[in-house]
RNA sequence: GCCAGGGUAGCACAAUGGCAGUGCAUCUCAUUUGUAAUGAGAGGGUUGGGGGUUCGACUCCCUUCCCUGGCU
Numbered sequence: 001g002c003c004a005g006g007g008u009a010g011c012a013c014a015a016u017g018g019c020a021g022u023g024c025a026u027c028u029c030a031u032u033u034g035u036a037a038u039g040a041g042a043g044g045g046u047u048g049g050g051g052g053u054u055c056g057a058c059u060c061c062c063u064u065c066c067c068u069g070g071c072u
Base pairs, nucleotide, nucleotide: 001071002070003069004068005067006066007065010024011023012022013021018055026042027041028040029039030038048064049063050062051061052060
């Protein structure tokens, strides 16, 4: 330099054009003599950045940054 995959909550990941979610973690409550486990609930997001298409974009298009792998 070229090709492919990836970037979404603290962490691991979903969501193939129609309200951004799940698990773990954190916090609160219940349960317990107490802890753990269990149950219920809460908080936490410029979906890497910018632009475009669309009534509507995590999703499609362009550009750019970063990570991983392959080729030379």